The RNA shown here (Bacterial RNase P class A) has 403 nucleotides and comes from a Candidatus Palauibacteraceae bacterium. NCBI's taxonomy places the organism under Bacteria, Pseudomonadati, Gemmatimonadota, Gemmatimonadia, Candidatus Palauibacteraceae. It is recorded under the gene name rnpB.
[in-house]
RNA sequence: GCGGAGGGAGAUGAGGUCGCGGGCGGGUGCCAACAGGUACGCCGCUCGAGGAAAGUCCGGGCUCCACAGGGCGCGACGCCGGGUAACGCCCGGGCGCCGCGAGGCGACGGAAAGUGCCACAGAGAGCAGACCGCCGAUGGCGGACCCGGCCGCUGGCCGGCCGCACAGGCAAGGGUGAAAGGGUGGGGUAAGAGCCCACCGCGCUCCUGGAGACAGGGGCGGCACGGCAAACCCCGUCGGGAGCAAGGCCAAGCAGGAGCGAGUGGUGGCCCGCCACGUUCGAGCUCCGGGUAGGCCGCUGGAGGCGCCGGGCAACCGGCGUCGUAGACAGAUGACCUCACGGCUGGCGAUCUUUCGCGAUCGCGCGGCCGGUACAGAACCCGGCUUACCUCCCUCCGCGUUG
Numbered sequence: 001g002c003g004g005a006g007g008g009a010g011a012u013g014a015g016g017u018c019g020c021g022g023g024c025g026g027g028u029g030c031c032a033a034c035a036g037g038u039a040c041g042c043c044g045c046u047c048g049a050g051g052a053a054a055g056u057c058c059g060g061g062c063u064c065c066a067c068a069g070g071g072c073g074c075g076a077c078g079c080c081g082g083g084u085a086a087c088g089c090c091c092g093g094g095c096g097c098c099g100c101g102a103g104g105c106g107a108c109g110g111a112a113a114g115u116g117c118c119a120c121a122g123a124g125a126g127c128a129g130a131c132c133g134c135c136g137a138u139g140g141c142g143g144a145c146c147c148g149g150c151c152g153c154u155g156g157c158c159g160g161c162c163g164c165a166c167a168g169g170c171a172a173g174g175g176u177g178a179a180a181g182g183g184u185g186g187g188g189u190a191a192g193a194g195c196c197c198a199c200c201g202c203g204c205u206c207c208u209g210g211a212g213a214c215a216g217g218g219g220c221g222g223c224a225c226g227g228c229a230a231a232c233c234c235c236g237u238c239g240g241g242a243g244c245a246a247g248g249c250c251a252a253g254c255a256g257g258a259g260c261g262a263g264u265g266g267u268g269g270c271c272c273g274c275c276a277c278g279u280u281c282g283a284g285c286u287c288c289g290g291g292u293a294g295g296c297c298g299c300u301g302g303a304g305g306c307g308c309c310g311g312g313c314a315a316c317c318g319g320c321g322u323c324g325u326a327g328a329c330a331g332a333u334g335a336c337c338u339c340a341c342g343g344c345u346g347g348c349g350a351u352c353u354u355u356c357g358c359g360a361u362c363g364c365g366c367g368g369c370c371g372g373u374a375c376a377g378a379a380c381c382c383g384g385c386u387u388a389c390c391u392c393c394c395u396c397c398g399c400g401u402u403g
Stems, first nucleotide, its partner, number of pairs: 001399009013339006020048007027040005050375001054386002057384005062243004074239005079093005094108001095106004109234002114232002116228003131174002133170003138167002140164004146160006182200006201223001202221008247297004256288005263277005304323008341371006347364006
């Protein structure tokens, strides 16, 4: 210098003004005989978002509903071991791939149970195929320089030989493709080919190590078994449904039911009077159940945070101590100012360098300007995952360069 892993801070450190929600106390108004209840544009004190409060993707607590038992179906998950209330999360390990490395990534059971698919290109894509190419040993056709043999000898026949690539052989090489029926090397052959051999791979089997995933080794087999299961499917494990608008309690008014019932209410100090509603169509009073508005509970102390000790490689677990202050229901935490602080820039000073223009580094009881923040806002609670994010800090490690 470049990079890898992990962790931390993150409306901020100080002050001021105004504002908002909760709690406590006071004040005031109303109701009430008292006790007390209730309301508030009031006063004081105090508390008031996050690492992700987010997405609502998993898991659980809690609540209500359903539920003999079993099966089918559906969904999620899937190497091994451990952690946990539980998980699709976390930790440790194995294997595979990537990286020089620190490290990173992986839905990582089964493709010799069945079905299906493998686009384009290509001859052929699955009980495969022959386009270019190689060969043409064997058979066929042709030739007559050369060799051998024979004959009836200017010639002919046969074999060797040479040529063609017709029958045919091959799958090494080329080409297509993500993938072409093991790979490399040698032998072999007309050319080739697990045809044969060695090693690697693969399958079966045995032994050893390991808790296991798995690893190492021996023997046998010439290779059968291409890929895809984030295609259906098979195997294994788990899963009843809905969610705090869950759910519970109190309960105006209106309507309903039962009983009493001839009066009840207003005006007014009271009586008369007057007015209204009633006495078959029942005013008014008392009671009842369900329950709307409204109110209250659920509601924040919980698998909690921090510290120390102990166990464990770790995730995590145990013991002891200590802390404890959001709780709204149209939903509060906001706005502004001053400074600290940070950045840029100018000035001054010092040091180094010097090609005398400058440049680099550091500093300031100096100035100016800008910023003083990003992502984002609790809504029953908790454990995770994922995603977003200005700026800054810490620890460990790898590679390279220089001295």